[in-house]
Context: one part of a larger RNA
Molecule: large-subunit ribosomal RNA, domain II
Organism: Alphaproteobacteria bacterium
RNA sequence: GUCAGCGAGUUAGUGUAUCUAGCAAGGUUAAGCCGAUAGGUGUAGCCGUAGCGAAAGCGAGUCUGAAUAGGGCGAUUAGUUAGGUGCAUUAGACCCGAAACCGGGUGAUCUAACCAUGAGCAGGCUGAAGUUGGGAUGAAACCCAAUGGAGGGCCGAACCCGUCAAUGUUGCAAAAUUGUGGGAUGACUUGUGGUUAGGGGUGAAAGGCCAAUCAAACUCGGAAAUAGCUGGUUCUCCGCGAAAUCUAUUUAGGUAGAGCGUUGUUUAUUUACCACCGGGGGUAGAGUACUGGAUAGACUAGGGGGGUCCAAAGCCUUACCAAACCUAACCAAACUCCGAAUACCGGUGAGUAUAGAACAGCAGACAGGCUGUGGGUGCUAAGAUCCAUAGCCGAGAGGGAAAGAGCCCAGAUUACCAUCUAAGGUCCCCAAGAUAUAGUUAAGUGUGGAAGGAGGUGGGAACGCCAAAACAACUAGGAGGUUGGCUUAGAAGCAGCCACCCUUUAAAGAAAGCGUAACAGCUCACUAGUCUAAUAGCGAUCCUGCGCCGAAAAUGUAUCGGGGCUAAAACUAUACACCGAAGAUGUAAGCUUACAGUUGAAUGAUUGUGAGCGGUAGCGGAGCGUUGUGUAAGCCGUUGAAGAUGUAUCGUAAGGUAUGUUGGAGGUAUCACAAGUGAGAAUGCUGAC
Numbered sequence: 001g002u003c004a005g006c007g008a009g010u011u012a013g014u015g016u017a018u019c020u021a022g023c024a025a026g027g028u029u030a031a032g033c034c035g036a037u038a039g040g041u042g043u044a045g046c047c048g049u050a051g052c053g054a055a056a057g058c059g060a061g062u063c064u065g066a067a068u069a070g071g072g073c074g075a076u077u078a079g080u081u082a083g084g085u086g087c088a089u090u091a092g093a094c095c096c097g098a099a100a101c102c103g104g105g106u107g108a109u110c111u112a113a114c115c116a117u118g119a120g121c122a123g124g125c126u127g128a129a130g131u132u133g134g135g136a137u138g139a140a141a142c143c144c145a146a147u148g149g150a151g152g153g154c155c156g157a158a159c160c161c162g163u164c165a166a167u168g169u170u171g172c173a174a175a176a177u178u179g180u181g182g183g184a185u186g187a188c189u190u191g192u193g194g195u196u197a198g199g200g201g202u203g204a205a206a207g208g209c210c211a212a213u214c215a216a217a218c219u220c221g222g223a224a225a226u227a228g229c230u231g232g233u234u235c236u237c238c239g240c241g242a243a244a245u246c247u248a249u250u251u252a253g254g255u256a257g258a259g260c261g262u263u264g265u266u267u268a269u270u271u272a273c274c275a276c277c278g279g280g281g282g283u284a285g286a287g288u289a290c291u292g293g294a295u296a297g298a299c300u301a302g303g304g305g306g307g308u309c310c311a312a313a314g315c316c317u318u319a320c321c322a323a324a325c326c327u328a329a330c331c332a333a334a335c336u337c338c339g340a341a342u343a344c345c346g347g348u349g350a351g352u353a354u355a356g357a358a359c360a361g362c363a364g365a366c367a368g369g370c371u372g373u374g375g376g377u378g379c380u381a382a383g384a385u386c387c388a389u390a391g392c393c394g395a396g397a398g399g400g401a402a403a404g405a406g407c408c409c410a411g412a413u414u415a416c417c418a419u420c421u422a423a424g425g426u427c428c429c430c431a432a433g434a435u436a437u438a439g440u441u442a443a444g445u446g447u448g449g450a451a452g453g454a455g456g457u458g459g460g461a462a463c464g465c466c467a468a469a470a471c472a473a474c475u476a477g478g479a480g481g482u483u484g485g486c487u488u489a490g491a492a493g494c495a496g497c498c499a500c501c502c503u504u505u506a507a508a509g510a511a512a513g514c515g516u517a518a519c520a521g522c523u524c525a526c527u528a529g530u531c532u533a534a535u536a537g538c539g540a541u542c543c544u545g546c547g548c549c550g551a552a553a554a555u556g557u558a559u560c561g562g563g564g565c566u567a568a569a570a571c572u573a574u575a576c577a578c579c580g581a582a583g584a585u586g587u588a589a590g591c592u593u594a595c596a597g598u599u600g601a602a603u604g605a606u607u608g609u610g611a612g613c614g615g616u617a618g619c620g621g622a623g624c625g626u627u628g629u630g631u632a633a634g635c636c637g638u639u640g641a642a643g644a645u646g647u648a649u650c651g652u653a654a655g656g657u658a659u660g661u662u663g664g665a666g667g668u669a670u671c672a673c674a675a676g677u678g679a680g681a682a683u684g685c686u687g688a689c
Stems, first nucleotide, its partner, number of pairs: 001689006011091013026047003032041003051058002061073004094232002097229001101222006112196009121186001123155003126151001130147006159183003164179004198214001200210003235623006245258005260364001261362007271353003274349006285338001286336002291332003295328003302321002304318005368393010398409003413589004418585003424579003427563003433576001435575006446565001452549002456546006473530005479503003484498003509524001512523003590613010624678001626675005634668003643662008
C1' cells in the first nucleotide's frame, strides 16, 4: 500500500411538542397480592376540573387601594393514560485522541553515592629527604662524591576514558568501527555482597542519573479524567433551503437572544411589483445670508517710518502693515439664504405571484470573498482595511473572456442525430460572411504604457501676404557722421554701463549671430534685380480622427491563444445574413403541488387545468436492504437450502426476480414487532499478502 473482517446519536429516568389509539369533566393506577407465557386484583397517589394574593384569606373573581376609581393576573372550558417520533435534561451520552492530577504498589542486576571484603597496574626515565666517605670550620654552616629511592613526578602497554576526523545513518551496532588522542601508584581501575526510592534518592552540579524512560521513574487503579480543540461518523429517492449581520459576553475560532431556513396550525389579501394621491427630510448639487477660511481693489480707524520741535504735545507727510464697511472673484465632513433624483412612511386601485402575519416544534449560522457604485483610514497605494448599497461566488452546472470561484450571457427534472436566440463570434486551427457600402491606418498600429517631443497623415475652421510680383533659390547692395559717450591696458556694431540720434538712400540696427588682444574678416535684418504662382502655392495658427518616438531582464519566440493577416482576417460608421448555451420553443416521459370533478372506510385512487422540480449547512416526507421474533407443526428444499460465482431480466434509486455452474442442509413469502441494522476515509483496529 491493497484486500477481508471490525469500527461512531445508544439505553434509562424526567420534561416538552407532535402523531396514533382508548376513555372523557374526567383520565390513570404504583408497590403489593392472586395466577404463573396470558391476565386479574389493588384507587394510596398523580394530572385535570379556579383563580388571585407574600400571607391570613376571599373566590368567577382576586390583589393593590380610602375607593364602588384605575390598573395587574384570571374567568367564556379539554383533559388524561399508553405507545411511536423530534428535541432538551441527568447520566461516559455520537466515536477515537491529550499533556496532566491523585491513590496503592514494583524497581539501585543499568546508573549515582556510600559501606564491607577481595583483585589489578609490561617495560623504561627522573633521582627529593635521609645516610656514608672525603673536604671545610674553633665548632657548625657549607662543598664534593657515593648511597638512597620520594612523587595526585615523566614516557609508554594491559586497564580506564572518549579529543578530533572519516565511515556508518532501512548500521555490525536504538551510539558502533577505523585512524588519531587523554589518564595509566592514584581524588586510580575493578569483582562479589550490601545501603539509599519518586516531590523521594543520589549528584567534584550537566537538571545529570535512578533498568534503551526523568523539570518528577515504572506499574495497576480513580477512569470512558476533562478537551469551547483536531479528525472521523456507514443505504436510496423526493420537497424546501440559509448565514457569515445586530446586541451581550474573562467575549473575539465559543455561546445566548434577535435577523435569515424549515415543518405544522391559525389568519385570509393582510405582502411584493405597478399607477395615482398625501407626507417629513437637509444628502448630491449649489450658494456665501450665518460660522470660519481666503485673494485683489477702493475707502478708512489704528499701528510703523519720515518731517517740524531742545523735548513733549500738536501739526504735516507716506512706494509700509491694516480692523470694520463697500466692490469683484472664491473655499468648507463637523458652514447653509437654498436644495433635488432616489430611498423611506401612509392611503386608494387593477392584475400577477407556491407573496404576508401570528403562535408552536426543529435547526444551522454569528471566520465570508470578489466586482460595480457612495464614503472613512491609507499615498483618491494594495488581491489593503472599515462601513453602506446592488450583483455574483459561497451553496451554481452550461456558453463567452486562450486557460480563470466572484467579470459578460444564462439559472441544469429526464430524453432527442429537431427549431430559434443571448453574450460572443463568422480566413484556418474552430460552428458560422475571405459578405456589402463609405472612409481611416503603414505603425504588424491592431496584438500593453505616462509626462514630454516631432514639416507622419485624414477632416474642419479662422487669418496674413501676393500680378503694385508674394514664398524659395540665385546675382548685387547692406553706406556716412562714428573708433557714439562712458569705462578700460585696449572696448572700433558685437566684455560691461548710458543713450539708441541724424544723414545719404531702392535699402542698410549706434546692430541679430560667428570672429579679433583690439582692429580686420564672414553672415543676418533690410533693399533691388532675375524667375515666375491666379479656384493654385506659400507662411504661421487653432480644433479634431488614426498613427510615430518616449518603450531595458532574467530557461525559449513569450504583451493577437496559434497559424497567419495590409483596398485586412486592423480600426470607424452603416446594412443584411449566419453560427452560437443545459436559455426559449417543439416532441415524448417522470415527479411535486394548487384548484376543480369522480370514487373510496381512509391521510388513498383517478381525471382535467395551471404552476413548479440547481443546491452546501439545515428542516421535512417516502422508501430499500441486513439480523432476530411471531405469523410458521404453514410454505420451499437431496428431482439440491444457505453461501460462492456467472448470465438474463425488472424497478427512478437503495434493490428485486429467474436461471447455469459450484456447494451439500437448511431456508423462508406476507403482515407486524425488536435492533449490536448498511463504511472509503478517523496518521482508524485486527489479520493476510